[in-house]
Molecule: Lysine riboswitch aptamer
Organism: uncultured Eubacterium sp.
RNA sequence: AGUAGAGGUGCGAAUCUUAUCAGUAGCAGACCGGACAUGUCAGGCAUGGAAGAGGGUUUUGUGAAAGGAAUAUUCGCCGAAGGGAAGAAAUGCCUGCACAUUUGUUCUCUGGGCACAUAGUGAAGAAUUAUGUGACUGUCAUCUUUUGAUGGAGUGCUACU
Numbered sequence: 001a002g003u004a005g006a007g008g009u010g011c012g013a014a015u016c017u018u019a020u021c022a023g024u025a026g027c028a029g030a031c032c033g034g035a036c037a038u039g040u041c042a043g044g045c046a047u048g049g050a051a052g053a054g055g056g057u058u059u060u061g062u063g064a065a066a067g068g069a070a071u072a073u074u075c076g077c078c079g080a081a082g083g084g085a086a087g088a089a090a091u092g093c094c095u096g097c098a099c100a101u102u103u104g105u106u107c108u109c110u111g112g113g114c115a116c117a118u119a120g121u122g123a124a125g126a127a128u129u130a131u132g133u134g135a136c137u138g139u140c141a142u143c144u145u146u147u148g149a150u151g152g153a154g155u156g157c158u159a160c161u
Stems, first nucleotide, its partner, number of pairs: 001161005008078001010077006017070002026062003029058004036048004040098001041096004081110006088103005111137002114134008139152005
């Protein structure tokens, strides 16, 4: 340098089904009301509006979806993967780089799963992200008569060539 492996409630992706989302948003009706409202934000432009906007009430009718979750199946794997920062491109009516989403690149952090606390996202007692704490677990190093103890990090560790 190359090849192949190990950690286990192991990681990630896709599909079907199901529950939740939710009798919610939206649409339609009735009533109140009386001039603005919508297209993420600003400017522009466009659309709707006294043939009644936004808003409010309704025990009037109709009525979702996405994200996230669970089971099952399939696929790719063991920096699997997940964060943070910077920058580029695309999309969101046009401009703006403001905001949001998605896809690459560079640098950096995290061995892994679990539980708890705080904060964020979320409809949520689900889940997930970050930080911290705790024991557990795998690996290596040092010490130890043994049991074990301490410490480190995955560009690490083991085997072969």